Large-subunit ribosomal RNA, domain IV from a Candidatus Micrarchaeia archaeon, 323 nucleotides, folded computationally. Rfam family: Archaeal large subunit ribosomal RNA.
[in-house]
Context: one part of a larger RNA
RNA sequence: CUCAGCAUAGGGAACUCGGCAAAUUAGUCGCUUAACUUCGGAAUAAGCGAUGCCUGCUUGCGUUCAUAGCGCUCGCAGGCCUCAGUAACAAGGGGAGACCGACUGUUUAACAAAAACACAACUCGCAGCAAAUCGGAAACGAUUAGUAUUGCGGGUGACGCCUGCUCACUACUGGUACGUGAAAGCCUGUUUCAACGGGCCUAAGCGCCAGCAAAGAGCGGGGGUAACUCUGACCCUCUUGAGGUAGCGUAAUACCUCGCCGCUUAAUUGGUGGCUUGCAUGAAUGGCGUAACGAGUCUCCCACUGUCCCAUGCUGGGACCUG
Repeated sequence: CUCAGCAUAGGGAACUCGGCAAAUUAGUCGCUUAACUUCGGAAUAAGCGAUGCCUGCUUGCGUUCAUAGCGCUCGCAGGCCUCAGUAACAAGGGGAGACCGACUGUUUAACAAAAACACAACUCGCAGCAAAUCGGAAACGAUUAGUAUUGCGGGUGACGCCUGCUCACUACUGGUACGUGAAAGCCUGUUUCAACGGGCCUAAGCGCCAGCAAAGAGCGGGGGUAACUCUGACCCUCUUGAGGUAGCGUAAUACCUCGCCGCUUAAUUGGUGGCUUGCAUGAAUGGCGUAACGAGUCUCCCACUGUCCCAUGCUGGGACCUG
């Protein structure tokens, strides 16, 4: 010097991206226990007290003929000692607010455990069984000793309140008097045959007409207007298939941006509550809430500490020096 481990006056996060690491707490018994809540929880919430040993008395149980003895056990009283009685070991730090995901679970074997995947639940599509879907060249097989309360495929993702408008485009489904539409077939032309040409007929498909968005997808601009000002319920106009509804909103989404105001701090590009004209939110690519849960993310407070002020000492291993 390095690794591992201990201790530390006073201060107590001033360290740092961040309390990372360490410390604190800890068992058992008793008392007591908030918001919120899906009434189950939250909860070991938080917080407070007790805990050893000796003596005497006492409750219950077992064994037993037996309050004989022994073992376990609920209590009461008096006393003894220490700084300290779960004296070693073992053994939750706690609280508040916000985001995401409901939850238990799953995952990148060997840099990621998560907000990703799954999930119950909701919804859409296909399928009447010699089915739909899948494997196989086929035979045949899986689903399926199943039969629509089933099976397969897609999406959303507990629960609560909800899920707006658009079918112009693309896909899909259905229809279609009519148009288009290949070969074959039929008729026919070039004197005959062949080849070739013309015509008729015509499947799917396309055109055409509808449906369908929890299918892919999309969801405007300009001008004026109220008796201070500002704003604009209202009006005019261009335009679209329809012009973003309810919600939420400077957001895990906001460029400008450290938006503006309040709270928090001595001081805040932080956090949170509002406002919100949203560069470029928005409704199952779900929208907004939500108790419980989380080795998830962010902020604050209490406790605690060598993280730090600011270092020091000690124990052991290694490196290293000398032999």

Overview
Model confidence (mean pLDDT): 85 of 100.